[in-house]
RNA sequence: GAUAGAGGCGCGAUUCGCCAGGAGUCCUUCGAGGGAGGUUGCCUGAACCGGUGAUCUCGAAGAAAAGGGGCUGUCGCCGAAAUCUUGCCGACCUAAGGCGGUGGCAAGGUUGGUUGAUGGGAAAACAUCUCUUCAACUGUCACCUGGCUGAAAGUCAGGUGGAGCGCUAUC
Numbered sequence: 001g002a003u004a005g006a007g008g009c010g011c012g013a014u015u016c017g018c019c020a021g022g023a024g025u026c027c028u029u030c031g032a033g034g035g036a037g038g039u040u041g042c043c044u045g046a047a048c049c050g051g052u053g054a055u056c057u058c059g060a061a062g063a064a065a066a067g068g069g070g071c072u073g074u075c076g077c078c079g080a081a082a083u084c085u086u087g088c089c090g091a092c093c094u095a096a097g098g099c100g101g102u103g104g105c106a107a108g109g110u111u112g113g114u115u116g117a118u119g120g121g122a123a124a125a126c127a128u129c130u131c132u133u134c135a136a137c138u139g140u141c142a143c144c145u146g147g148c149u150g151a152a153a154g155u156c157a158g159g160u161g162g163a164g165c166g167c168u169a170u171c
Stems, first nucleotide, its partner, number of pairs: 001171005008078001010077005017071003027062007037049003041099004081111009091102003112138006119131004140162009
């Protein structure tokens, strides 16, 4: 360097099926109150709605959906992938512009994996994701000590340490 491979509550995509949540919310109708402003996540702002009483508040009746998730199934995998920064590109949210949010690509940085706790962030949400710190478990390698062994190799137990740019096998 090439090929193959291992870790396990392993990773990602998808899911028309099931489920929680969204939510007794938005919205519709009716009744009551109230009285001048109101309409996108924010700003500017045109336009529109509003004393024929809006926005708003309360009550009654009816009553969702999407984004975001979990399970299951399927597929692809073992830097799987995630995240941060920078740059580029596209679309959506607006009448329009700006900010902001969201997607893709590239480069660089960080992380072996899982789980839990803690404190931040995203989110409607203690659903879920993510980051910091700590702990446990786990795979792997190196070193040290001890057991098995006549010794070595090997293996088992314990300890310390490393990182996937790693580890194992073959060439």
This is a predicted structure of a 171-nucleotide RNA (Lysine riboswitch aptamer) from a soil metagenome. The coordinates come from a structure-prediction model, not an experiment, and the mean pLDDT is 77. The RNAcentral record of the sequence draws on MGnify. Rfam family: Lysine riboswitch aptamer. Its family is annotated with lysine biosynthetic process in the Gene Ontology.